[in-house]
RNA sequence: CUCUUAUUCAGAGUGGCUGAGGGAACUGGCCCUAUGACGCCCAGCAACCGGCAAUCGCUAAGGUGCUAAAUCCAGCAGCGUUUUCAUGCUGAAAGAUGAGAG
Numbered sequence: 001c002u003c004u005u006a007u008u009c010a011g012a013g014u015g016g017c018u019g020a021g022g023g024a025a026c027u028g029g030c031c032c033u034a035u036g037a038c039g040c041c042c043a044g045c046a047a048c049c050g051g052c053a054a055u056c057g058c059u060a061a062g063g064u065g066c067u068a069a070a071u072c073c074a075g076c077a078g079c080g081u082u083u084u085c086a087u088g089c090u091g092a093a094a095g096a097u098g099a100g101a102g
Base pairs, nucleotide, nucleotide: 001102002101003100004099005098006097007096008095013042015041016040017039021032022031023030026075027074028073029072043067044066045065048063049062050059051058052057071094076091077090078089079088080087081086
């Protein structure tokens, strides 16, 4: 990097350092941010793997992951509501994370 598969509306900070951007990418929105973003450390959350147990479940010592907003929302397809403006639902695609394979 590619493929398979599971999950993706729950949860988690009045901490320290740093110092200007950030919310994956593109477009359009909408937000966060010097009352300190991103990142790092600490702290915490969480049972995917692992461990225990035995099919419930327990466990955060080990491997990952995560800690604004549903994956922040839409984009593609289908079905609705609405006089209009707008708006609801389902699915896909893309992404993220785990496990497995190449």

Record summary:
SAM riboswitch aptamer (S box leader) from Clostridium cylindrosporum DSM 605, 102 nucleotides, folded computationally. RNAcentral records the identical sequence in 2 taxa. The coordinates come from a structure-prediction model, not an experiment, and the mean pLDDT is 83. The sequence is in RNAcentral, with records from Rfam and Ribocentre.